The RNA shown here (SAM riboswitch aptamer (S box leader)) has 111 nucleotides and comes from Oceanobacillus saliphilus.
C1' cells in the first nucleotide's frame, strides 16, 4: 500500500513554549485563522477499540458470549454530526426530508 470487519449526532485545551501562513482528506458550500490558526514539543484532559481483571452464562476442559471495573499496557482523540453535501432510491416538489451506499478517519485482524 491492499483486503476483511466494527464504530463514527456522546466526550475532552479560552494552557505554556516554538513557528509564521494558510487550515478544516478530495470537489462544491460553509466555516476557522496575524487577537497567530494548521503543525511540532510539553503539560492537562476525553474515551473502553485491542489487551487486562472480576463476575455470569456456556463447555468434559477449552473455545465462545454477556455485564462491570480500571485511563500504571497498545492505539486513538481534544472547533463545528465524519462541519454539510457529492452516488442511488423513496417522499415532497420552491428550498428540502428520510434511508442506503461511496469516500474518509480510527481500532482489530490478514497478505
Nucleotide at each position: 500500500u491492499u483486503c476483511u470487519u466494527a464504530u463514527c449526532a456522546a466526550g475532552a485545551g479560552u494552557c505554556g513554549g516554538g513557528g509564521g501562513a494558510g487550515g478544516a482528506a478530495c470537489u462544491g458550500g460553509u466555516c476557522c485563522u496575524g487577537a497567530g490558526a494548521u503543525c511540532c514539543c510539553g503539560c492537562a484532559g476525553c474515551a473502553a477499540c485491542c489487551g487486562u481483571u472480576a463476575c455470569u452464562g456456556g463447555u468434559a476442559a477449552u473455545a465462545c458470549a454477556g455485564u462491570a471495573a480500571a485511563a500504571u499496557g497498545g492505539u486513538g482523540c481534544u472547533a463545528a454530526a465524519u462541519c454539510c453535501a457529492g452516488c442511488a432510491a423513496g417522499c415532497a416538489u420552491u428550498c428540502g426530508c428520510u434511508u442506503g451506499g461511496a469516500a474518509g478517519a480510527u481500532g482489530a485482524g490478514a497478505c